About this RNA
A computed fold for a 263-nucleotide part of an RNA from a metagenome, annotated as large-subunit ribosomal RNA, domain VI. The coordinates come from a structure-prediction model, not an experiment, and the mean pLDDT is 86. Rfam family: Bacterial large subunit ribosomal RNA.

Context: one part of a larger RNA
RNA sequence: CGCAGGAAUAUUGAAGGGAGCUGAUUCUAGUACGAGAGGACCGAAUUGGACGUACCGCUAGUGUACCGGUUGUGGCGCCAGCUGCAUCGCCGGGUAGCUAUGUACGGCACGGAUAAGCGCUGAAAGCAUCUAAGCGCGAAGCCAUCCCUAAGAUGAGUAUUCCAACACGUAAGUGUAAAGGACCCCAGAAGACUACUGGGUUGAUAGGUUAUAGGUGGAAGUGCAGUAAUGUGCGUAGCCGAGUAAUACUAAUUGUCCGACAG
Numbered sequence: 001c002g003c004a005g006g007a008a009u010a011u012u013g014a015a016g017g018g019a020g021c022u023g024a025u026u027c028u029a030g031u032a033c034g035a036g037a038g039g040a041c042c043g044a045a046u047u048g049g050a051c052g053u054a055c056c057g058c059u060a061g062u063g064u065a066c067c068g069g070u071u072g073u074g075g076c077g078c079c080a081g082c083u084g085c086a087u088c089g090c091c092g093g094g095u096a097g098c099u100a101u102g103u104a105c106g107g108c109a110c111g112g113a114u115a116a117g118c119g120c121u122g123a124a125a126g127c128a129u130c131u132a133a134g135c136g137c138g139a140a141g142c143c144a145u146c147c148c149u150a151a152g153a154u155g156a157g158u159a160u161u162c163c164a165a166c167a168c169g170u171a172a173g174u175g176u177a178a179a180g181g182a183c184c185c186c187a188g189a190a191g192a193c194u195a196c197u198g199g200g201u202u203g204a205u206a207g208g209u210u211a212u213a214g215g216u217g218g219a220a221g222u223g224c225a226g227u228a229a230u231g232u233g234c235g236u237a238g239c240c241g242a243g244u245a246a247u248a249c250u251a252a253u254u255g256u257c258c259g260a261c262a263g
Stems, first nucleotide, its partner, number of pairs: 001152001005163007015149004021049007033038001051106005059100004066093005071086006111143002117137004165176004180258004184200005205251003208247005214240003221234005
């Protein structure tokens, strides 16, 4: 821009894409078959491999804005306590998020038309013949079935709901302006930008605060014991990024613009 008025919400599915794999074991059955040795088709069940999708409750990893330990050195006047630098200095753990090595699930089944092939009926050609007319079976393949996208499918689909008003003017037209949308702002398991999604005081959208989950692992200070290093009580302590809930304390102010008169 289009989809012959403008919108919001929910949809149909033309078409396109994805997937499509396979082993072993058990039963049938030591049956059919076979002198024996051996040993099935068909059918049913179980359990794997590889591959794929989703997710993070479990296991495991990362987790340079979380906690602790510790070395050297500098600083805060000194002690104590902190802090800078040294690969995050090194080391031990670790929330959210993101992940696989983890978990869950998937390939099925049933149809339709067929290939090779196997047939029925059946002439040309009194026989025969699956074929010439006619009819049937038949594959991991084809079309559907399963999953995803999808009306720019210009063939532009469908349903429901909302708006389509008023004033002036002889007329042409002018003005105000609807439903709805956007700008702007607060954010996001959305994201390069844009877009998308949520929220904007009639508000829990983000931050803060409080509580809590969870992590670390027992803070500082002080008492006691010990010559001291250190241990221990106050005390499941102190601290804490992303989680959860509550709470308007802070920030989402006030506003502006776009948006129809054609038949």